[in-house]
Context: one part of a larger RNA
Molecule: small-subunit ribosomal RNA, 5' domain
Organism: uncultured bacterium
RNA sequence: GACGAACGCUGGCGGCGUGCCUAAUACAUGCAAGUCGAGCGGACCAAUAGAAAAGCUUGCUUUUCUUGAGGUUAGCGGCGGACGGGUGAGUAACACGUGGGCAACCUACCUGUAAGACUGGGAUAACUUACGGAAACGUGAGCUAAUACCGGAUAGUUUCACUUCUCGCAUGAGAAGUGAAGGAAAGAUGGCUUUUAGCUAUCACUUACAGAUGGGCCCGCGGCGCAUUAGCUAGUUGGUGGGGUAAAGGCCUACCAAGGCAACGAUGCGUAGCCGACCUGAGAGGGUGAUCGGCCACACUGGGACUGAGACACGGCCCAGACUCCUACGGGAGGCAGCAGUAGGGAAUCUUCCGCAAUGGACGAAAGUCUGACGGAGCAACGCCGCGUGAGCGAAGAAGGUCUUCGGAUCGUAAAGCUCUGUUGUUAGGGAAGAACAAGUACCGGAGUAACUGUCGGUACCUUGACGGUACCUAACCAGAAAGCCACGGCUAACUACGUGCCAGCAGCCGCGGUAAUACGUAGGUGGCAAGCGUUGUCC
Numbered sequence: 001g002a003c004g005a006a007c008g009c010u011g012g013c014g015g016c017g018u019g020c021c022u023a024a025u026a027c028a029u030g031c032a033a034g035u036c037g038a039g040c041g042g043a044c045c046a047a048u049a050g051a052a053a054a055g056c057u058u059g060c061u062u063u064u065c066u067u068g069a070g071g072u073u074a075g076c077g078g079c080g081g082a083c084g085g086g087u088g089a090g091u092a093a094c095a096c097g098u099g100g101g102c103a104a105c106c107u108a109c110c111u112g113u114a115a116g117a118c119u120g121g122g123a124u125a126a127c128u129u130a131c132g133g134a135a136a137c138g139u140g141a142g143c144u145a146a147u148a149c150c151g152g153a154u155a156g157u158u159u160c161a162c163u164u165c166u167c168g169c170a171u172g173a174g175a176a177g178u179g180a181a182g183g184a185a186a187g188a189u190g191g192c193u194u195u196u197a198g199c200u201a202u203c204a205c206u207u208a209c210a211g212a213u214g215g216g217c218c219c220g221c222g223g224c225g226c227a228u229u230a231g232c233u234a235g236u237u238g239g240u241g242g243g244g245u246a247a248a249g250g251c252c253u254a255c256c257a258a259g260g261c262a263a264c265g266a267u268g269c270g271u272a273g274c275c276g277a278c279c280u281g282a283g284a285g286g287g288u289g290a291u292c293g294g295c296c297a298c299a300c301u302g303g304g305a306c307u308g309a310g311a312c313a314c315g316g317c318c319c320a321g322a323c324u325c326c327u328a329c330g331g332g333a334g335g336c337a338g339c340a341g342u343a344g345g346g347a348a349u350c351u352u353c354c355g356c357a358a359u360g361g362a363c364g365a366a367a368g369u370c371u372g373a374c375g376g377a378g379c380a381a382c383g384c385c386g387c388g389u390g391a392g393c394g395a396a397g398a399a400g401g402u403c404u405u406c407g408g409a410u411c412g413u414a415a416a417g418c419u420c421u422g423u424u425g426u427u428a429g430g431g432a433a434g435a436a437c438a439a440g441u442a443c444c445g446g447a448g449u450a451a452c453u454g455u456c457g458g459u460a461c462c463u464u465g466a467c468g469g470u471a472c473c474u475a476a477c478c479a480g481a482a483a484g485c486c487a488c489g490g491c492u493a494a495c496u497a498c499g500u501g502c503c504a505g506c507a508g509c510c511g512c513g514g515u516a517a518u519a520c521g522u523a524g525g526u527g528g529c530a531a532g533c534g535u536u537g538u539c540c
Base pairs, nucleotide, nucleotide: 001539002538003537005536006535007534008533009532012387013386014385015384016383017382018380019379020345025343026342027341029340030339031338034079035078036077039076040075042073043072044071045070049066050065051064052063053062054061055060056059086298087297088296096222097221098220099219100218101217102216105215106214110211111210112209113208114207115206116205118152119151120150121149127142128141129140130139131138132137158181159180160179161178162177163176164175165174166173167172187203188202189201190200191199192198193197224270225269226268231261232260233259236258237257238256239255240254241253242252243251273295274294275293276292277288278287279286280285300321301320302319303318304317323334324333325332326331351377353376354375355374359373360371361370362369363368390420391419392418393417400411401410402409403408424481425477426476427475428474429473430472434467440461441460442459443458444457445456446455484529485528486527487526488525489510490509491508495524496523497522498521499520505512506511
């Protein structure tokens, strides 16, 4: 000098940050991932309209049936739950950093270009019904739909075989041509018309080639302690055949060979997430890896795969284990290292708050829904910065305290008193920026269409604020409500008196105290810092 600090004494305000470093201990409760009815069949509610019946006040009410704008949604289906958020247990490793390679690879959504979307089929959930079970849930029978599923046609990517051309750092890569297996949603909504079909707009769909983005794999170099760890290794090192993967590879397997690493530190043990950065230092270095950003790993412990473009998946599945809970004892349920919060541990670390208004994300055509990400508020002097606790005049140098050589000195212009100010504070009034949108309405324009609708772009109107009646501004009021902590022997700025008497005690080092202690305790005074001050811990 620094700190994610703690402790003691003290404590007025604001802004911006930061806040379980220990038990990766166990978790009550609530929330943290949903969305789409413009994919689908149902179920439910229901405006309006029509018909019938009843009551009668003769034009109203009630009931029933039909129609059904519009709305809600359990289920099937699609997309997203692989992002965002948390933690640092493990890991000394291609985990990370940096620089390269992939002629050995993948990439949903997005963008561009080109082509297409033809024709058929069988189911199943929901639902109904029967039954089992305490529950979780399950079984049988029957019915039905799709942008769910499965055939066929067309096209060619891929694979195999052949030919030609171009190129390369080896294996080889790219382009063109010829023969065998192999796609789609026929969709939804709106508009128009020749109206049960067609055209068209938007969105969605299929294939191919590119792009973008995100990943996967491989390699050089770099960053730790112990040699009181010296030898380690059989899938081990290499080859061939096969398998597997998106992809190279002992990644796996069969056979063959006997290799491979190591004092330039293998192997073992201990410790540890890595980096940008942060602290210190003139620098070289040394230390650290909180917040913020990048990467990695993990999700009660261990193992495994499924689905999917992507996981071997925190709030998915299966198995085993420990623990907790429910049970009708047959069987089931759970996983806060998400946000709050609880218990425990500890010197020690916060609210079971508000809002999706902004930014961002998921879904949706959109309105919108969801979002403990995020934006805010709350608590804590935990840190940094800023402000205040008044200003000017005021000597009879008041009273009082302390010291005294008893003359006085000092606290001290300090107080009182007079004149001001109102930063903060209190009260009242006004009152933001953060809002850009999107949708809707009106108008204009571009592309497209046979045309319209629609789409895209622009302009105007309308509309959206958790924070918050907050920041800020104005007025009134009162010096009123706001100073402590440590030190005073030397280092080191700052001294006297009393008490004590090697006692009580102090102390970072030297050391002080045994009757005149500037070193202990108290008082007065002084010095330093100041809403803080001192101590302890750690690093330089």